This is a predicted structure of a 1475-nucleotide RNA (small-subunit ribosomal RNA) from a Minisyncoccia bacterium.
Rfam family: Bacterial small subunit ribosomal RNA.
RNA sequence: AGAGUUUGAUCCUGGCUCAGGAUGAACGCUGGCGGCGUGGAUAAGGCAUGCAAGUCGAGAGGGUUUAGACCCUCGGCAAACGGGUUCGUAACGCGUAGGAAUCUUCCCAAAAGCCGUGAAUAAUCCGGAGAAAUCCGGAAUAAUACACGAUGUGCUCUACGGAGUAAAGAUUUAUCACUUUUGGAGAAGCCUGCGUCCUAUCAGCUUGUUGGUGAGGUAAUGGCCCACCAAGGCUAUGACGGGUAGGGGGUGUGAGAGCAUGGCCCCCAACAUUGGCACUGAGACACUGGCCAAACACCUACGGGUGGCUGCAGUCGAGAAUAUUCCACAAUGGGCGAAAGCCUGAUGGAGCGACGCCGCGUGCGGGAUGAAGGUAUUCGUAUUGUAAACCGCUUUUUUUCGGGAAGAAUUUCGAUGACGGUACCGAAAGAAUAAGAGGUUACUAACUCUGUGCCAGCAGUAGCGGUAAUACAGAGACCUCAAGCGUUAUCCGGAUUUAUUGGGCGUAAAGCGUGUGUAGGUGGAUAUAUUAGUCGUGGGUUAAAUUUUUGGGCUCAACCCGAAAACUGCUCACGAAACGGUAUAUCUCGAGAAAGUGAGGGAUUGAUGGAACUCAUGGUGUAGUAGUGAAAUGCGUUGAUAUCAUGAGGAACACCCAAGGCGAAGGCAUUCAAUUGGCACUUUUCUGACACUGAGACACGAAAGCGUGGGGAGCGAAUGGGAUUAGAUACCCCAGUAGUCCACGCCGUAGACGAUGCAUACUAGGCAUUUGGGGAAUCGACCCCCUGAGUGUCGAAGCUAACGCGUUAAGUAUGCCGCCUGGGAAGUACGAGCGCAAGCUUAAAACUCAAAGGAAUAGACGGGGAUCCGCACAAGUGGUGGAGCAUGUGGUUUAAUUCGAUGGUAAGCGAGGCACCUCACCAGGGCUUGAAACUAUACUGCAAUACUGAGAAAUCAGUAUGCCUUCGAGGGUGUAUAGCAGGUGCUGCAUGGUUGUCGUCAGCUCGUGCCGUAAGGUGUUCUGUUAAGUCAGGAAACGAGCGCAACCCCUGUCGUGUGUUAUAUGUGUCACACGAGACUGCCCAGCCUAAAGAUCAUGAAUGAAAUAUUCGUGGUUUGUAGGCUGGGAGGAAGGAGGGGAUGACGUCAAAUCAGCAUGGCCCUUUGACGCCCUGGGCGACACACGUGCUACAAUGGCCGGUACAGAGGGUAGCCAACCCGCGAGGGGGAGCCAAUCUCAAAAAGCCGGCCCCAGUUCGGAUUGGAGUCUGCAACUCGACUCCAUGAAGCCGGAAUCACUAGUAAUCGGGGAUCAGCCACGCCCCGGUGAAUACGUUCUCGGAUCUUGUACUCACCGCCCGUCACACCAAGAGAGCCGGCAACACCAGAAGGUCCCGUGUAAAAACGGGAAUUACGGUGGGGUUGGUGAUAAGGGUGAAGUCGUAACAAGGCAUCCGUAGCGGAAGCUGUGGAUG
Repeated sequence: AGAGUUUGAUCCUGGCUCAGGAUGAACGCUGGCGGCGUGGAUAAGGCAUGCAAGUCGAGAGGGUUUAGACCCUCGGCAAACGGGUUCGUAACGCGUAGGAAUCUUCCCAAAAGCCGUGAAUAAUCCGGAGAAAUCCGGAAUAAUACACGAUGUGCUCUACGGAGUAAAGAUUUAUCACUUUUGGAGAAGCCUGCGUCCUAUCAGCUUGUUGGUGAGGUAAUGGCCCACCAAGGCUAUGACGGGUAGGGGGUGUGAGAGCAUGGCCCCCAACAUUGGCACUGAGACACUGGCCAAACACCUACGGGUGGCUGCAGUCGAGAAUAUUCCACAAUGGGCGAAAGCCUGAUGGAGCGACGCCGCGUGCGGGAUGAAGGUAUUCGUAUUGUAAACCGCUUUUUUUCGGGAAGAAUUUCGAUGACGGUACCGAAAGAAUAAGAGGUUACUAACUCUGUGCCAGCAGUAGCGGUAAUACAGAGACCUCAAGCGUUAUCCGGAUUUAUUGGGCGUAAAGCGUGUGUAGGUGGAUAUAUUAGUCGUGGGUUAAAUUUUUGGGCUCAACCCGAAAACUGCUCACGAAACGGUAUAUCUCGAGAAAGUGAGGGAUUGAUGGAACUCAUGGUGUAGUAGUGAAAUGCGUUGAUAUCAUGAGGAACACCCAAGGCGAAGGCAUUCAAUUGGCACUUUUCUGACACUGAGACACGAAAGCGUGGGGAGCGAAUGGGAUUAGAUACCCCAGUAGUCCACGCCGUAGACGAUGCAUACUAGGCAUUUGGGGAAUCGACCCCCUGAGUGUCGAAGCUAACGCGUUAAGUAUGCCGCCUGGGAAGUACGAGCGCAAGCUUAAAACUCAAAGGAAUAGACGGGGAUCCGCACAAGUGGUGGAGCAUGUGGUUUAAUUCGAUGGUAAGCGAGGCACCUCACCAGGGCUUGAAACUAUACUGCAAUACUGAGAAAUCAGUAUGCCUUCGAGGGUGUAUAGCAGGUGCUGCAUGGUUGUCGUCAGCUCGUGCCGUAAGGUGUUCUGUUAAGUCAGGAAACGAGCGCAACCCCUGUCGUGUGUUAUAUGUGUCACACGAGACUGCCCAGCCUAAAGAUCAUGAAUGAAAUAUUCGUGGUUUGUAGGCUGGGAGGAAGGAGGGGAUGACGUCAAAUCAGCAUGGCCCUUUGACGCCCUGGGCGACACACGUGCUACAAUGGCCGGUACAGAGGGUAGCCAACCCGCGAGGGGGAGCCAAUCUCAAAAAGCCGGCCCCAGUUCGGAUUGGAGUCUGCAACUCGACUCCAUGAAGCCGGAAUCACUAGUAAUCGGGGAUCAGCCACGCCCCGGUGAAUACGUUCUCGGAUCUUGUACUCACCGCCCGUCACACCAAGAGAGCCGGCAACACCAGAAGGUCCCGUGUAAAAACGGGAAUUACGGUGGGGUUGGUGAUAAGGGUGAAGUCGUAACAAGGCAUCCGUAGCGGAAGCUGUGGAUG
């Protein structure tokens, strides 16, 4: 000191979370020792038992007793301290600083005194009542108990004459007591200033209330109490009310300011079961005193009594949770006493608890075969790890034994230690007795394996888990801390996230809709005086402890002791006078006023004008009109629309009009008049700070809406009808009511916006415009210059997250006000105020999420835009879709119809050859180290061939012959065993490789530089051009790479060379090889651009000036250069000549585990997912789709004759001549390993003939018969031939495909695979050989730029609301049940006061009464909490239902206010905003 988390990425805003410290803690796991601390925070709930306050015989009476001594009573002092707790209390309670009207036992000092007398009474004794507690009557007696008299230093009162007022003794003679007074010390009471929590959804409170006079009362002031008089007192600087709470020193945290807190220790307060009350006393309204009432508990003989742990222990209860019914008065302190001494749960100690802090230990050194075991592994090893074992050493701790304190001061002496035989010291034994917890995805230090498979689970946040999980669980390893470690809870910090230090408000949350103005805050210049603010100096105080520094004591530390500092505060005195305040005097620049001038849709009222519209009446006139994308409803033959004339009505004011004007805002527009507000400028004059802002308050305030009364043309919520649609409560159309208009009164809200509060000052400018003033000029103006006040636009500096703002600030500053603090719930509920209502203003919480949001960036997308390209459309040609057949696919069927491919980018595809094989599928029969492979070991005359039998075959059984050799069982073979093989089994979403597609589209990137906070941009955009990111120009870019092009191949022309098989030879039509050629070359014209020159006009600078020089701007012209277009020459070929190969970065988790390879998983000693075999299947067939072939005919079919290719293949082959067969074919055998032989006939074409428009001499499916060939074998399931048969079909719906030239169309030929062939497929080859392209509006695909975006899984996106279901919290609710504080009335204990009576010498006591008053009762309200049928809204949920409102022009732009309507999002009207 920061970090994680919103995004594809970025910056910002903003919340949430984490790392730190702390605790009177609790819980989980674990646990060796010691020291010092600390421990009922909840039920101020209830308490058994014991103890916690007594003491004095030197005040006195009595009783008991063998001496000591003890007990009862009277009396004195103490018991008001010490100890506990935090209920109440928001208060003079506490803190701090002061004050005057007081009292004070014991203590200290001083002064004075202590004389005399008297009457009682308790204990005791006698008698009595009662269960007890206790009480009553009679008799006796003492005192330091009580009373009276005397004296008066003094004291009190006083009318200044006087009056009143005390005592107690004891005794050893030294003192202690006693009385009065004064002073001190310490304690207490009272008063005051200041400080002291939340709430305004508590705004008014108060009648002893505020003051006075008098009396009372008190120790003392005072409404403290009472009588009378007056009517005051408090409050926005928060009264009154409500809630919560003991306060402080301090404590925790923090850099500090602060924030939170008040346990232990100290000070103060309050309380003592609850409420009230007084008595005694110096002191109490009294924790272990009294009386009364209440609740609770106990005893009881039922009559009546007793009690109060919030003292120390302890117990029950409640709770997450908090200790021993211990020892001692030895020390410190307290009470009594003359003292000894007694008492002391205060205190000193011990016990329990890791509750906290501090310290110590669990060993140290050596030790590599890097042991074993574990874990991982690429199987080599690595790691655990010097760790262990093993060797040596030490003894803190532990155990045992021995020694052994200080704390001790008092006291005549004698004696006295709870802790404790403790701390500490010495000796001995022995590594011996002693390590865990949490974590290991990031934050955050630390990683692998196995299991699991969105399951189980983890999690503080982000998040992890769906078969290769460093995130779950286990293991190993590692990391952190350590007798502890984690978790939970709470506080501070981080959080500058309430911002005084130290934040913001254009768009992120946030400027009131606007003004006038009260309180308040702030305030111009000069001078003088003063000093409550301010500054300085000194004094007092700020208790101790705590904190800091320093020194010291426990072995160190924690802890304790000493000293110093600090305690930031308050107060007193003195000083200063700059600033601020106050007072006085003056000033003019702020502000205001006067005079003059000016502009203006500023306001109100009353008039007024024309256009348009609708209606009415009349005329003309006839069939339509109106409306829409297209229609229909509507209107119209009862005469519309159209047109003319006249009249009526209401509303709004075209052009001017503008970036323009005015107003505080809302807002304001025909014209004129009246009344009236504000503003600007100019000039001097006047007042003399009169100012700025502004909480409350008051006023104004679009539209809609409300009330009353008018008015009503047009428009037009609602409503009706017509369309559209799946629906259409909408968009479109036809009607149409409220309303819109006027008057008066309400409402008080808008995206009331510049989303920007008001005022003042300062800080570059350019341009435009409105309206004043001045200058110059002019006849007068305009233009021009200067200077004010406005309104705009672009921009310096600066600011900003960016966008942007920028003298009209969002810059730099000051003053004042308002407002904000994550999203949702919610501008909602409740309460209050206002309103006729609608509603407005003020304004939460529970709950829920980890985001919500702003600006900008790159993409993608748009039913956004611009430009461009492509057989993309168009223009053409020929097809498909209809028929039959072939073939592939889906589906169905089946024992099986093996598998894969599925929009484009699957479907004559993998398959370039399914009868067996192939083969992966099915049925059946067989084998199990296996059909093929490797290694090791052992054995073996073992390969191979032929035959026989069984069997469907595989296979099994048998017979016969029989290898090489260096003669070693060497090689090979076979058998057996062990390792292993094998798998077309799964995962193409684990992969390699290969391929498709966008697309042969022109794109995709990099280095350096520059710009930007950054993502990123620039380059690659722009202009022209190209097939092209092709090239040129320009340009903060300059270069480069992968693509384009070229290099390669084929083809066309020429040249040269060569010549096997062509040719009779020459030769070179031909073949092969090499080379040339085209390119940016030549000529002409047009267009565009650039630089240069000349000339004209013009501006600026230099210069004294010039016709001078330089630079710039515009026009004309010359020739030059470049690009493009058109034409021409030459040429075989002309603008890339044609074709092929060649496929950038990437996209589609595209395809392929069945071509191959390959990770992982799975199957494999017996019914294998392996291997062998036979047969079947891949060829099925109501149907649907794709690709083809053949046709439907006369541009044709058939018959005869005849002509012209190219490219290929061939020895298990091609096969000639010749013969046979109608033919497929058979026989035959020449030639050929091929420019030689052969397949091989080219066909369309041409010549001639027939057919004559028909289901035909078209078409050939289907079927019957007969054959040929291949092959082990043509049944399922081959091809071909001949004879016969002769189906559908007469050019094909919606729709759709290919093709731009040697192309389409058409014609034939060849090849691969192959025994044969289901080939009409595929790939090549040549023959004949067209039509059309105006063009880019539209369809599809693509490219570039731009724009919007709430999308980024990227529009197959995102997303809204109702409804249904489940759960949650809060509000309303007929009510019901409690709490609290008051008020009114009733009743009224104890107590004190007063009055009356009795009584006394006087009192006391007693009796009665009055007011007061606790608990209680009744009543109506207030406030607060719980509960409640029900209904409504909100939130959250996996895949539910209905629509599609928003985001792109979101398909009707969106949103705001308001009103109506509708299942719902929403729609419509009206005004407004642009987000």
Model confidence (mean pLDDT): 82 of 100.